The prediction has a mean pLDDT of 82. The RNA shown here (Glycine riboswitch aptamer) has 78 nucleotides and comes from a soil metagenome. The RNAcentral record of the sequence draws on MGnify. Its Rfam family is "Glycine riboswitch aptamer". Gene Ontology term of the family: glycine biosynthetic process.
[in-house]
RNA sequence: GUGCGGGAGAGUCUGUCGCAACACCGGCAGCGCCGAAGGGGCAACUUCCCCGGAACCUCUCAGGCCACCGAACCGCAC
Numbered sequence: 001g002u003g004c005g006g007g008a009g010a011g012u013c014u015g016u017c018g019c020a021a022c023a024c025c026g027g028c029a030g031c032g033c034c035g036a037a038g039g040g041g042c043a044a045c046u047u048c049c050c051c052g053g054a055a056c057c058u059c060u061c062a063g064g065c066c067a068c069c070g071a072a073c074c075g076c077a078c
Stems, first nucleotide, its partner, number of pairs: 001078006011031001013030006032065003038061001039059003045052001
């Protein structure tokens, strides 16, 4: 890295538009929220200095907040 399995958190909120109508679903806007794709930041350490320098810590740009998908990480096989 590939395949299989496990895999958390947070509104299926409000308004509006679309669909023949409700619902579902989707787009847009608003407020609230989550962090375990990705991305950014830093400790010790190292150094004359600069540089370098991890995370599941932190920031939430991105992503996510019914389900599905995705999902760090873990197990097995190659």